[in-house]
Background: Model confidence (mean pLDDT): 83 of 100. A computed fold for a 104-nucleotide RNA from an Anaerolineales bacterium, annotated as SAM riboswitch aptamer (S box leader). The sequence was found by an Rfam model in a public genome assembly.
RNA sequence: CUCUUAUCCAGAGAAGCGGAGGGACCCGGCCCUACGAUGCUUCGGCAACCUGUUCAAAUGUUCAAGGUGCCAAUUCCGGCAGUGAAAUUUCUGGAAGAUGAGAG
Numbered sequence: 001c002u003c004u005u006a007u008c009c010a011g012a013g014a015a016g017c018g019g020a021g022g023g024a025c026c027c028g029g030c031c032c033u034a035c036g037a038u039g040c041u042u043c044g045g046c047a048a049c050c051u052g053u054u055c056a057a058a059u060g061u062u063c064a065a066g067g068u069g070c071c072a073a074u075u076c077c078g079g080c081a082g083u084g085a086a087a088u089u090u091c092u093g094g095a096a097g098a099u100g101a102g103a104g
Stems, first nucleotide, its partner, number of pairs: 001104008013043005021032003026079004044071003049067003052063001055060001075096001080093003084089001
């Protein structure tokens, strides 16, 4: 990097560096940001995908040591299709993305 698969409406704080945009790509919104964002580092935390572990002996369940991951807003919302409704719009499924695990 590619493929397969599961999940994605919950949860989680500060300090230092730095100095301008950022929120995955493109577009439209809407937000965050000099009261210092995005990003990096340190400490802290959340969670339970994998290893381990408790109870079970169906795919469940306990713990949280290890491997990840995560700590603005539903993956911030929508853009593609379908459906209900009454134009606005509800719901569902895709597409794309993120993370884990397995394989190449």